[in-house]
RNA sequence: GGGCGCUUAGCUCAGUGGCUAGAGCAUCCCGUUUACACCGGGGAGGUCAGGGGUUCGAAUCCCUUAGCGCCCA
Numbered sequence: 001g002g003g004c005g006c007u008u009a010g011c012u013c014a015g016u017g018g019c020u021a022g023a024g025c026a027u028c029c030c031g032u033u034u035a036c037a038c039c040g041g042g043g044a045g046g047u048c049a050g051g052g053g054u055u056c057g058a059a060u061c062c063c064u065u066a067g068c069g070c071c072c073a
Stems, first nucleotide, its partner, number of pairs: 001072007010025004018056001027043005049065005
């Protein structure tokens, strides 16, 4: 330098055009316990990597930038 893939909650990931997005773990509160843990219930937490475009509508499709990984040279 060329090609391919990935980027979504603190972490690991789902969601492949149609309700301004979900799960597990973690975290917080309540119950339980002498207490802790386990267990049960509830809550908070997201500019869907940045920007632009297509569309009535974009996390999802296209272009571009950045970061990371793999392959080729």
The prediction has a mean pLDDT of 81. Predicted 3D model of a 73-nucleotide RNA (transfer RNA) from a Candidatus Staskawiczbacteria bacterium. It matches the Rfam family "tRNA". The family's RNA type in Rfam is transfer RNA. The sequence is in RNAcentral, with records from ENA. The organism belongs to Candidatus Staskawicziibacteriota, within Bacteria.